[in-house]
Context: one part of a larger RNA
RNA sequence: CUGGGUUUAAAGGGUGCGUAGGCGGGUUUCCAAGUCAGUGGUGAAAGCUCCGAGCUUAACUCGGAAAUUGCCAUUGAUACUGGAAGUCUUGAAUUCAGUUGAGGUCGGCGGAAUGUGUCGUGUAGUAGUGAAAUACUUAGAUAUGACACAGAACACCAAUUGCGAAGGCAGCUGGCUAAUCUGACAUUGACGCUGAGGCACGAAAGCGUGGGGAUCAAACAGGAUUAGAUACCCUGGUAGUCCACGCCCUAAACGAUGAUCACUAGAAGUUGGCGAUACACUGCCAGCCUCAAAGCGAAAGCAUUAAGUGAUCCACCUGGGGAGUACGACCGCAAGGUUGAAACUC
Numbered sequence: 001c002u003g004g005g006u007u008u009a010a011a012g013g014g015u016g017c018g019u020a021g022g023c024g025g026g027u028u029u030c031c032a033a034g035u036c037a038g039u040g041g042u043g044a045a046a047g048c049u050c051c052g053a054g055c056u057u058a059a060c061u062c063g064g065a066a067a068u069u070g071c072c073a074u075u076g077a078u079a080c081u082g083g084a085a086g087u088c089u090u091g092a093a094u095u096c097a098g099u100u101g102a103g104g105u106c107g108g109c110g111g112a113a114u115g116u117g118u119c120g121u122g123u124a125g126u127a128g129u130g131a132a133a134u135a136c137u138u139a140g141a142u143a144u145g146a147c148a149c150a151g152a153a154c155a156c157c158a159a160u161u162g163c164g165a166a167g168g169c170a171g172c173u174g175g176c177u178a179a180u181c182u183g184a185c186a187u188u189g190a191c192g193c194u195g196a197g198g199c200a201c202g203a204a205a206g207c208g209u210g211g212g213g214a215u216c217a218a219a220c221a222g223g224a225u226u227a228g229a230u231a232c233c234c235u236g237g238u239a240g241u242c243c244a245c246g247c248c249c250u251a252a253a254c255g256a257u258g259a260u261c262a263c264u265a266g267a268a269g270u271u272g273g274c275g276a277u278a279c280a281c282u283g284c285c286a287g288c289c290u291c292a293a294a295g296c297g298a299a300a301g302c303a304u305u306a307a308g309u310g311a312u313c314c315a316c317c318u319g320g321g322g323a324g325u326a327c328g329a330c331c332g333c334a335a336g337g338u339u340g341a342a343a344c345u346c
Stems, first nucleotide, its partner, number of pairs: 004317003007300002012314001014201004021194003025088007033081002035077008049065006091191001092188003095184004100179001103177007110154001114150008125136002162169002206247006216240001220236004258313006266291002269288006295302002319346003328339004
């Protein structure tokens, strides 16, 4: 290479958009590049294979044939692929009428809780634990009442719910904005699928500048525990957690399951539409769950949201360790990221 694979054994890129490329719906005509057929040329000799012959046989040698599956030229064929020109509507998109939602972004507002401050009531404890102690407190704490301020998060509703490409998204309300779905079947007429590079987005932590700082809390300090305790538990507590802008670009970024299309028994639930309604139900489409047939699977299990049956394209795997390391390159302010070996060893 061929072949075999990628839920859990090694292996699906974190996600999308999209360039090149690969692949691509029905039908008509033309061309004849691929494809197929005929003919001609060439494909050295030796060797290989077959049929004969010569050394007493064989090896060996000689003669003939075949093979040389290829390439070039030419003449034809036109089903398929391709190219050119038309055409069609079912793929795709648009339009119209509705609809849904924690989709995104920017502003405004709200209550509970927490903490702090001031004032009042009030008096000896409070807090914490397995038990304690550190800690706070007669300079009046804890508790309780009133007022004020601050920052962060939004109980109940809440669901196996919903939305989003993924990361993710939840108080209420307004502006801007993106999208799904359903129905109509009006318009375009294959405009499609995938997508190496590329571009964009990308939790948390971390970084830079400037704000903010209630809670929680790495580091740190103290108290315990313990043989020790650089921990688990407790009292404190700084970065950080929050905002704006700019970086970082990684996760068990998980459904550990790439995207798209078609096909293959059903049952029950639920979300959003539509149709029909007798307000019991029942049918269609698009999602989200639970079972389960065929089939698949090493099994666990999957099963119309496939891990079944097929097609197209991309990514990735090839024993364990060394190692996601070294070196080089690119990116980054740094932390580090991406790409990514070998010796050696079992």
Molecule: small-subunit ribosomal RNA, central domain
Organism: uncultured bacterium